[in-house]
RNA sequence: GGCAAACCUUCGGAAACGGAGGGACGCAAAGCCACAGGGCCUUCCUUCUCAGCAAGAUCGAAAGAUGGCAGCCUGGCCGCCGAA
Numbered sequence: 001g002g003c004a005a006a007c008c009u010u011c012g013g014a015a016a017c018g019g020a021g022g023g024a025c026g027c028a029a030a031g032c033c034a035c036a037g038g039g040c041c042u043u044c045c046u047u048c049u050c051a052g053c054a055a056g057a058u059c060g061a062a063a064g065a066u067g068g069c070a071g072c073c074u075g076g077c078c079g080c081c082g083a084a
Base pairs, nucleotide, nucleotide: 002027003026007022008021009020010019011018012017025071031077032076033075036074037073038072039069040068041067045064046063047062049060
């Protein structure tokens, strides 16, 4: 010299979460990769179950990434200046 958690504003998204601005808890790769492996989060949708209904719509529960997290771990790729 660099990045920027929570939180706030705003935009996108069904959500998780992400972009931008503010802000600093931290980080010696807190740079990039989520189609390398594991883990975690979410459920528009799908499946299933229950209630209810004339039926459908709808509400609730459970399960499932194709959605996300690189600031969860391992791994891969790349990497500025100065001094000794």

The prediction has a mean pLDDT of 82. Predicted 3D model of an 84-nucleotide RNA (c-di-GMP-I riboswitch aptamer) from a soil metagenome. Rfam family: c-di-GMP-I riboswitch aptamer. Rfam describes the family as follows. GEMM was predicted in a large-scale screen for bacterial structured RNA regulatory elements. Of the family's consensus pairs, 100% are formed in the model.